Context: one part of a larger RNA
RNA sequence: CGUAGGAAAUUUGAGAGGAGCUGUCCUUAGUACGAGAGGACCGGGAUGGACAGACCUCUGGUGUACGAGUUGUUCCGCCAGGAGCAGAGCUCGAUAGCUAAGUUUGGAAGGGAUAAGUGCUGAAGGCAUCUAAGCACGAAGCCCCCCUCAAGAUGAGAUUUCCUUAUAGAAUCCACACAGAAAAUGUGGUUGAUAGGUCAGAUGUGUAAGAUGAGUAAUCAUUUCAGCUAACUGAUACUAAUAAAUCGAAUA
Numbered sequence: 001c002g003u004a005g006g007a008a009a010u011u012u013g014a015g016a017g018g019a020g021c022u023g024u025c026c027u028u029a030g031u032a033c034g035a036g037a038g039g040a041c042c043g044g045g046a047u048g049g050a051c052a053g054a055c056c057u058c059u060g061g062u063g064u065a066c067g068a069g070u071u072g073u074u075c076c077g078c079c080a081g082g083a084g085c086a087g088a089g090c091u092c093g094a095u096a097g098c099u100a101a102g103u104u105u106g107g108a109a110g111g112g113a114u115a116a117g118u119g120c121u122g123a124a125g126g127c128a129u130c131u132a133a134g135c136a137c138g139a140a141g142c143c144c145c146c147c148u149c150a151a152g153a154u155g156a157g158a159u160u161u162c163c164u165u166a167u168a169g170a171a172u173c174c175a176c177a178c179a180g181a182a183a184a185u186g187u188g189g190u191u192g193a194u195a196g197g198u199c200a201g202a203u204g205u206g207u208a209a210g211a212u213g214a215g216u217a218a219u220c221a222u223u224u225c226a227g228c229u230a231a232c233u234g235a236u237a238c239u240a241a242u243a244a245a246u247c248g249a250a251u252a
Base pairs, nucleotide, nucleotide: 001152005163006162007161008160009159010158011157015149016148017147018146021049022048023047024046025045026044027043033038051106052105053104054103055102059100060099061098062097066093067092068091069090070089071086072085073084074083075082076081110144111143112142117137118136119135120134169247170246173189174188175187176186177185194240195239196238197236198235199234200233201232204228205227210223211222212221213220214219
């Protein structure tokens, strides 16, 4: 821009893409078959591999400052307690998120038309013949079925609702994240829990500081499963999302 008014939702599916794999074991059954050795079809069940999707409950990884320990040094006048620097100084753990080595799911079943092949009926050609007419089976393959996209499918589809002379609605702007390179998408904008803060909780770390007591002291005990706690959960308008304006439909 188009889809012959303008919008907001919900859809149909022409078409396109994806997927499609396979082992072993048990059973049927040591049966059929076979002199024996050996050893099934068909059917039923279990469990794997590789591949693919989703997810983070579990197992782990990461987690640049969440907790603790600790070395050297400088500083906060000193002690104590801290801060800076040394690869995040080093070490031990670790929330959210992200993640695989973790968890879970998938290939199935079914239908249609067939290939090679197997047949039925059956002439030409009194017989025979699966084929010439006709009919029936038959594959991990083909078309559906399964998953995803999809009306610029210009063949521009369908349904519902709203708007009617300044409205429906949209977007600028602002607070943002389940989104993200920027756009976009999504959640909100006071009739509000969108972000921050605060409060409560969860989680993590592991018993803070100060004080008291014991010990010559290092240190230990009590107060104290304390103190602190990012991204998580809930609550709460305290702070910031103000106000206004903009765009936006019927042609001769």